[in-house]
RNA sequence: GAGGACCCUCUGGAGAACCCCGUUGGAUCGGGUGCCGAAGGUGCAAGACGCUGUGCGUUGAAUCUCUCAGGCAAAAGGACAGAGCAGGCACUU
Repeated sequence: GAGGACCCUCUGGAGAACCCCGUUGGAUCGGGUGCCGAAGGUGCAAGACGCUGUGCGUUGAAUCUCUCAGGCAAAAGGACAGAGCAGGCACUU
C1' cells in the first nucleotide's frame, strides 16, 4: 500500500393492555392479571465422535423453542437487510 470482519454513520425495520388496584393534577412508583419475541440468554434436529451398542453419552444451527431478561400509545430500543468509508481496530497479504 491492498483486501476484508467488527465498531461507527445513514435508510428501512414486526409483534403484544397507553388494562385493573393503590397514590397523584399528570407522570413516576408499588401491587395484580393478560399478552408479545426481533437486544441478550435457555433448549435441540441432522451430522460427527465415543461406548459396556436393537441403545446411551458428548458435540451440535436458526427468524424454531422457552419467556429468565426485555417489551406491549408515542419516543427510545430493535434481530435482520441495504448503503457509506471520514475515523477506530483484530486478521490476511

The RNA shown here (Glycine riboswitch aptamer) has 93 nucleotides. The prediction has a mean pLDDT of 75. It matches the Rfam family "Glycine riboswitch aptamer". From the family's description: This family represents the bacterial glycine riboswitch.